RNAcentral holds the sequence, with entries from ENA. Predicted 3D model of a 342-nucleotide RNA (Bacterial RNase P class A) from Acidovorax sp.
RNA sequence: GAGUCGGCCAGGCAGCCGCUGCACGCAAGUGCAGAGGAAAGUCCGGGCUCCGCAGAGCGGGAUGCAGGGUAACUCCCUGGCACGGCGACGUGACGAACAGGGCCACAGAGACGAGUCCCGGAGGGGCCGGUCGGCGCAAGCCGCUGUCUUCUUCGGGGGUGAAACGCGGCAACCUCCAUCCGGAGCAACACCAAAUAGGCAAGCGCUGAGGCCGGCUCGGCCGAGCUUGCGGGUAGGUGGCUUGAGCCUCGGGGCAACCCGGGGCCUAGAGGAAUGGCUGCCGGCCCCGCCGGGUCACACCGGCCGGGGCCACAGAACCCGGCUUACCGGCCGUACUCCCUU
Numbered sequence: 001g002a003g004u005c006g007g008c009c010a011g012g013c014a015g016c017c018g019c020u021g022c023a024c025g026c027a028a029g030u031g032c033a034g035a036g037g038a039a040a041g042u043c044c045g046g047g048c049u050c051c052g053c054a055g056a057g058c059g060g061g062a063u064g065c066a067g068g069g070u071a072a073c074u075c076c077c078u079g080g081c082a083c084g085g086c087g088a089c090g091u092g093a094c095g096a097a098c099a100g101g102g103c104c105a106c107a108g109a110g111a112c113g114a115g116u117c118c119c120g121g122a123g124g125g126g127c128c129g130g131u132c133g134g135c136g137c138a139a140g141c142c143g144c145u146g147u148c149u150u151c152u153u154c155g156g157g158g159g160u161g162a163a164a165c166g167c168g169g170c171a172a173c174c175u176c177c178a179u180c181c182g183g184a185g186c187a188a189c190a191c192c193a194a195a196u197a198g199g200c201a202a203g204c205g206c207u208g209a210g211g212c213c214g215g216c217u218c219g220g221c222c223g224a225g226c227u228u229g230c231g232g233g234u235a236g237g238u239g240g241c242u243u244g245a246g247c248c249u250c251g252g253g254g255c256a257a258c259c260c261g262g263g264g265c266c267u268a269g270a271g272g273a274a275u276g277g278c279u280g281c282c283g284g285c286c287c288c289g290c291c292g293g294g295u296c297a298c299a300c301c302g303g304c305c306g307g308g309g310c311c312a313c314a315g316a317a318c319c320c321g322g323c324u325u326a327c328c329g330g331c332c333g334u335a336c337u338c339c340c341u342u
Base pairs, nucleotide, nucleotide: 001338002337003336004335005333006332007331008330009329011282012281013280014279015278016277017276019034020033021032022031023030024029036313040324041323043322044321045320046319047318048185049184050183051182060181061180062179063178064177065079066078067077068076069075080094081092082091083090084089095176096175100174101173102170103169104168112166117158118157119155120154121153122152123151124150125149126148128146129145130144132143133142134141135140189239190238191237192236199230200229201228202227203226204225210222211221212220213219246265247264248263249262250261251260252259253258283311284310285309286308287307288306289305290303291302292301293300
């Protein structure tokens, strides 16, 4: 100088005005607490709640090297193997292809049914030939040999390709094997509980209940319902709700993930949904100006004097363990690797 791995922070302080919860107070009010590493995506796994469930099977889904961790996992750790990297290290659905089916792009003749484009060897047939040999007077016949052609057979041959017949490759194609899996979700669920309508029961009522005529009496009109109780449900309210596989610290075990023990702490709980706004100072980064160095002039370096701008990603909603994704900048490790110089 270039990287690898792991961990951490997420601008700070003060004042004023607000919001939510809790405690105290008759009240006014006072005090305390008040988002995240991802609260996100809702992708896995569990707790919790309700429903279902004798047992088994079919169907469906998920997972897939070995061992370990865990409440559980598709997560994590260690090791093996494969691939990438000089390396630290990173990545990996990483069981089975003689149970069966299916597929194998492009190129190539042919892609798992086999196939014959080229070359070569061996053998057979055919056409045409030969200063060739034998026989024959000759026509011609037989043999040898050459070119071309055709057939059969052979080749760790050529060429194409990831792979060319070999117990080929692909299961992130169906499938087989092994293991696991009931469904829905806090708008779950439980409790309290109006008005109106409807249900049931009792009592009263056409021998006039009840209603209207402003309160009462009389009178008039309309008139078949009226009253009480019970139970279910709705609006609304309360619980579930934050003490939990919790956090910090110390000691011990384990290579590690993690586990065991001691001590200490309580750290949002809204629910149409609080956690905010303004001002000042300080901090960091960027831009412009100024000054100094530097240059022919720029570039570049420094001062931090003056002015301006910016300070990420994002926000709880029943709770945990993970994964994934987003993210301005910065810090740490007597961590590790490679290169250069001394």
Source information
Its mean pLDDT, the model's own confidence on a scale to 100, is 79. Lineage of the source: Bacteria > Pseudomonadota > Betaproteobacteria > Comamonadaceae > Acidovorax. It is recorded under the gene name rnpB.